Small-subunit ribosomal RNA, 5' domain from an uncultured bacterium, 542 nucleotides, folded computationally.
Rfam family: Bacterial small subunit ribosomal RNA.
The prediction has a mean pLDDT of 85.

[in-house]
Context: one part of a larger RNA
Formats: sequence, C1' cells, structure tokens
RNA sequence: AGCGAACGCUUGCGGCGUGCCUAACACAUGCAAGUCGAGCGAGAAAGGGGGCUUCGGCUCCUGAGUACAGCGGCGAACGGGUGCGUAACACGUGGGUGAUCUGUCCUUGAGAUGGGGAUAACCCAGCGAAAGUUGGGCUAAUACCGGAUAAGACCACGAGAGGAAACUUUCGGGGUUAAAGGGUGCUCUCUGCGGGGAGCAUUCUCUUGAGGAGGAGCCCGCGGCCUAUCAGCUUGUUGGUAGGGUAACGGCCUACCAAGGCAAAGACGGGUAGCUGGUCUGAGAGGAUGACCAGCCACACGGGGACUGAGACACGGCCCCGACUCCUACGGGAGGCAGCAGUGGGGAAUAUUGGGCAAUGGGGGAAACCCUGACCCAGCGACGCCGCGUGGGUGAUGAAGGCCUUCGGGUCGUAAAGCCCUGUCGGGAGGAACGAAUGAUCUCGCGGUGAAUAACCGUGAGAUGUGACGGUACCUCCGAAGGAAGCACCGGCCAACUCCGUGCCAGCAGCCGCGGUAAGACGGAGGGUGCAAGCGUUGCUC
Repeated sequence: AGCGAACGCUUGCGGCGUGCCUAACACAUGCAAGUCGAGCGAGAAAGGGGGCUUCGGCUCCUGAGUACAGCGGCGAACGGGUGCGUAACACGUGGGUGAUCUGUCCUUGAGAUGGGGAUAACCCAGCGAAAGUUGGGCUAAUACCGGAUAAGACCACGAGAGGAAACUUUCGGGGUUAAAGGGUGCUCUCUGCGGGGAGCAUUCUCUUGAGGAGGAGCCCGCGGCCUAUCAGCUUGUUGGUAGGGUAACGGCCUACCAAGGCAAAGACGGGUAGCUGGUCUGAGAGGAUGACCAGCCACACGGGGACUGAGACACGGCCCCGACUCCUACGGGAGGCAGCAGUGGGGAAUAUUGGGCAAUGGGGGAAACCCUGACCCAGCGACGCCGCGUGGGUGAUGAAGGCCUUCGGGUCGUAAAGCCCUGUCGGGAGGAACGAAUGAUCUCGCGGUGAAUAACCGUGAGAUGUGACGGUACCUCCGAAGGAAGCACCGGCCAACUCCGUGCCAGCAGCCGCGGUAAGACGGAGGGUGCAAGCGUUGCUC
C1' cells in the first nucleotide's frame, strides 16, 4: 500500500460497486424453455339467452373454432451456475488442416412433377393403488414411403496426363441419390348455395449446388507449479502392413509382423492447482494472486453408456449400476438447486421465498404477441470507493463547573451562554422527468413487381400508443440550529503530560521493555495528539 474479509466500539444521508473464500454437504416450496392455428386433424365446459317439459330433464343459439390435449416444425447444445477433476495441446501465443464438418443467416445458380400406405388425438373394451399401460376401430398433414426429373454428389468401369509407388487430376459413357406446401389479392369456372376447382400475381416456406459470414473438430512450435528422501519407465507399449471406425488424420480400434519408444535439458511416480486477459504490490526487475467483469476449459447426486440432432454423449433429456430421500394397496413407482430466491448444516463470515419484461439481449412466430429468476430495477449489509452534513458570524465579567497549582494563578476557552444569520441532509407539502424508439394499425406521398388506379414489397412524413424503477431523481415552498461524532493513541521507535489509585499485585506489551510506595508505560480523571462516519484489532499478500 492492498483485501470478496472477520471481530470490537460507534453510526446522520446519498451515489456507484460488491456480498458462501467453509460442506462439488443435503434440500421443503415457487419460479428459471418455450413457441408456432399463416404445417395438420379434432374440439369442450361453466356462464348468458330462446323453445319444449311428465319439473327429472331434453333441445337450439352464444360462449368458441376459444380452452385443454395431440401429430408436426423450430428452439431446448444458447443463455444461467460451479471450480470437483485436470500438470494436459487444458490454457496462452503463433501456425497448419492438400486430413475436416457447419442448422439458422447473406450472395448466387437450378428445381419443387405425379402417387401411396399408415398413425396419434378421438371412440370402444381391458389391466393397475399409483406411475402408467394393452388390444380393437376411424382420420389429417410442411409427418412417413415408393415412382419421375438429376446440374452436383457417390459407386464401379474405360481412356489420357503426372508420379518410383501409394495416389492425384482431366475426359467419357453406365448405375444410385431431391423436394411440400401455407398465406394474401385479382380473374374465370362448377355448385345441391354449405362450398369446391383452375389460372395469374405476390410473399413465406421446401429441395439441390457454388461462394461467404460466423461457429466447431483435429494437428504442431514455443511458454507458464513444487518434489530426486520418486531413477529408471513402457506391451497397444514404438513402428510397419491390411482392415474397421470417424465429418476428418491417427494404435483411435482389431489381426499379423518387427523390437522398438521415453529419460539427468528430469522420463516415471508423488503433492498441489482450473488456465488467461488481468488484479495487488514494487522506482523497476521481480514477487504474490486469478473474487467481481471478459475469453477458453471442465463438471451437473457418484460412475458408465448411447439415442435424437447441423451441433450433446446433453444441468432443469433417456438407459444401466450405486448411495441417499420420498410414495405404496408391498406387486411396484418417483427424485436430483454447482439456475433465482429460500431452508437445514458447516463456519469467524456472506443478502429478499421482492417488482417488471419498460429498456438491452435471446427463443418461437409473417406479425400481433407469447416465453425469458438472462437482464433491468428495487430490498438487506459502513463490505469497499466517492461525495455531503452534523452549522456560520459575533461574543471576555475570560461566567459557572472540572482539572492542575509554587495558592499568586494556569487551563479546558471564543469554547459555552447571549445576540445576529444561513438552510445542505433528514422531516412535511406541491409539481414532476430522461431512459421511448422501433414494431403494429391508419392517412398522405415516392419507388419496385404487375395488365392494374388491386394485392404485395421497400421507403419518407404525420396520427394513435407503450415505464418495472416511481410519484423516484430533479425543481419550488414550509419549518427549524432544531434530529446527526466517534474511535484509537499520548515511555522510545511515534505526534501527544499531568494528577489520583495500585504497589513485581492487578495488569500492559508489535520490539525494546514497564509494575517491588511519588509509575509520563498498569487502572481512572483532566488535558493533548491522530484519523473521522468511521476508528482500531486480527488474518493474508507485496
């Protein structure tokens, strides 16, 4: 000098930050990932109204094509948490990938033709305490499966070029491999008047190429802990051939062959540890450290595994084993806060079971919008930094009182009182924000497509409208010196001295050391010194 601090005494206000460093201990409860009806098929009830009624009810309209649920798509691999493990290509930095992948997005090319069979929801029947589940029947799709087309891709073949070979590359014909529709507007047509069909336009979506952006995988050089009281380590081990596997190289895996490979420039073993940008300190070199914020990695009750998918071996998905907890009709089931709050426990010690999606960002959607404990805010804590206040002027009979005294006086001390002012903060009252602009709808205008003055798309102006914080900041007024100072120290180091008490006792103490009858060192008092809403102590780092 510093701190994610703790403890003691004290405490007026505000702003900005920050807050489980210990048990990666266990968790009650709520919330933290949904969304799309413009992909699809179904489809209530309560309530309200009408009619009939044997007063039990029946039926129609509305509620409403709403709610709940289902199929399907996208998302759920992001965002958020933690630091267990890891001494490693984990991280940092610089490269390689002619050994690779990439949903959505952008640019650009081509295409989207014609069919089929199912299945959930629903209905019926059954099993089970429950969780759930079985069988039968119906139905749709941008769900699923054949056919057509095939630039590209893949497969085998032939020819040419390069090469020692592996192989690379060019050309040729052959085979395999795609797709899906939805919305809006106009026109035409059929009709049983409910509706259906076709064409054109536009928009969203779909299939397949090429390029890009961003992302990811893999490989390599170099760099960053302790220990030799760890000296030898290794059998998929090191290399080769062939194969498997992967998006991809590779002992990554398998078979066979060879006997290699690493190590005193520290292998192997042991201990400790997430790494970095940074942070603290220091004149620097260096040392220490990795909280908050940001990048990367690892993990998600412990261990293992794969599925789906562009992406996971997946925190709020699945399966198995294990420990633990809960339910049970004893047959069987359910669960995972190292998400946000919160609880118990551990600990010297660390917060609210708050508000809002208004902003920023994310997911879905054409959009409206929905979701979002990310985030933005509020709450608690002097935990830190910063700012402000606790009044200003005047006032000597130097009042009273305290302390000291050589008894003359000195000192607290202009300090108080008194008088004259001011009004920050806190209190009361009134006004009152910035953060909000987009999007959407409407009106007017321009441009593009179009036959079009329609529709659609783009764009400009105007109108409508949106704030959790918050009736907060801020402003004005009222009121009144009124409500707001402590803590440590005073022997030397080190700034600040006397009295009383005590008598090697009681005690102090960072070091030196004080205390045994005048103690500036113990305890109290008066006075003083230093900091100040803080001041000290302890711990840790330089």